[in-house]
Context: one part of a larger RNA
RNA sequence: GAGUAGCGAAAAGAAGGGUGAGAAUCCCUUCCGCCGAAAGCCUAAGGAUUCCUGAGGAAGGCUCGUCCGCUCAGGGUAAGUCGGGACCUAAGGCGAGGCCGAAAGGCGUAGUCGAUGGACAACAGGUUGAAAUUCCUGUACCACCGAGCAUCGCUUGAGCGAAGUGGUGACGCAGAAGGGUAGGUCAUCACCCGGAUGGAUGUGGGUGUCCAAGCGUGUAGAGGGCAAGGUAGGCAAAUCCGCCUUGCAAAACCUUGAGGCGUGAUGGGGAGGCGAAAUUUAGUAGCCGAACUGACUGAUCCCAUGCUGCCGAGAAAAGCCGCUAGCGAGAUGCAAGGUGCCCGUACCGCAAACCGACACAGGUAGGCGAGGAGAGAAUCCUAAGGCGCGC
Numbered sequence: 001g002a003g004u005a006g007c008g009a010a011a012a013g014a015a016g017g018g019u020g021a022g023a024a025u026c027c028c029u030u031c032c033g034c035c036g037a038a039a040g041c042c043u044a045a046g047g048a049u050u051c052c053u054g055a056g057g058a059a060g061g062c063u064c065g066u067c068c069g070c071u072c073a074g075g076g077u078a079a080g081u082c083g084g085g086a087c088c089u090a091a092g093g094c095g096a097g098g099c100c101g102a103a104a105g106g107c108g109u110a111g112u113c114g115a116u117g118g119a120c121a122a123c124a125g126g127u128u129g130a131a132a133u134u135c136c137u138g139u140a141c142c143a144c145c146g147a148g149c150a151u152c153g154c155u156u157g158a159g160c161g162a163a164g165u166g167g168u169g170a171c172g173c174a175g176a177a178g179g180g181u182a183g184g185u186c187a188u189c190a191c192c193c194g195g196a197u198g199g200a201u202g203u204g205g206g207u208g209u210c211c212a213a214g215c216g217u218g219u220a221g222a223g224g225g226c227a228a229g230g231u232a233g234g235c236a237a238a239u240c241c242g243c244c245u246u247g248c249a250a251a252a253c254c255u256u257g258a259g260g261c262g263u264g265a266u267g268g269g270g271a272g273g274c275g276a277a278a279u280u281u282a283g284u285a286g287c288c289g290a291a292c293u294g295a296c297u298g299a300u301c302c303c304a305u306g307c308u309g310c311c312g313a314g315a316a317a318a319g320c321c322g323c324u325a326g327c328g329a330g331a332u333g334c335a336a337g338g339u340g341c342c343c344g345u346a347c348c349g350c351a352a353a354c355c356g357a358c359a360c361a362g363g364u365a366g367g368c369g370a371g372g373a374g375a376g377a378a379u380c381c382u383a384a385g386g387c388g389c390g391c
Stems, first nucleotide, its partner, number of pairs: 013031006032388004040368003046348002050346001051075006060068002080141002082344004087118002092113003098107003122139005142340004148334005159327002164323005172310004178303003183297005189208005210268002214263004221256004225248007233241002269292001272288003311314001354363002370382004
């Protein structure tokens, strides 16, 4: 320079009460305002205790501060089923032998790793100051062991069964129609309220009107023809697959399949009502508990990896289902009961906790995303919920 610029979105605050040495800034209440395809909710990455409770105020906080993502102390993350591993493979990595190379090393077979993909068994409610598909309650499911019961078999072969072999898994883009469900709206029903200004007991106002997996049934629909004989291919074999022939049929049968209905549920939830004790909060703990039905609308979600069309012709392996090679003396079905390992799990997550030197008007993958008006996820106003951007 200068007590100057600035104090970081113009969404906005006000009053009363409390605490305290001290209050525009902390807490509570009542109003007001802002967002509402977000400025709400879930979650991946990343962060790494920031979470909760008690205490504190030097410094950090662009002012203040009794407050905090700050300081100190104590506490907090519970899983057979969620995500990952004990399963599989992709790009890519590593790589026994091997090939190459002055050395270091490079490439690469068999293999072995490697999710962003495949496979795979749990839902609803309750609960904490802080965790919950993890704890608790109720109801399930998966794998393995298995008393007991039943049945079958012991070379005249019960049953198991490949690292082999076949099928399936198995996939593009666009478009359209149908059947559903979530959600929503209106009515119904139940409970509550009674307008301090003239009127309003009514066609008034307010709130709620809900519930999963599993099990049973097997629907709208979608796909597949079925049977017998032969057989030289599928690196051995095959009753399987493929190929050939014949017969039957246009339907039956098989596979798949949302949703609905029943059960789950004599349960839970539920507006609301009653309501403590404690150092004076808490309408908390605890207790009781109504209605819980119909119509319309309706998805971007499910059936659906479906159907139709098109050309650019659209992963692999495990798994699963067959087949035999083979093993083979006990096995199969039901089933009381039992067992179930390791890692993650707090909290932020369009942000003051991540990436930007900052409590920075920037950036950040996926899911949910209500009502009125509207073609709409635009836009405006609002619900739930969250905020008024630290002078």
Molecule: large-subunit ribosomal RNA, domain III
Organism: biogas fermenter metagenome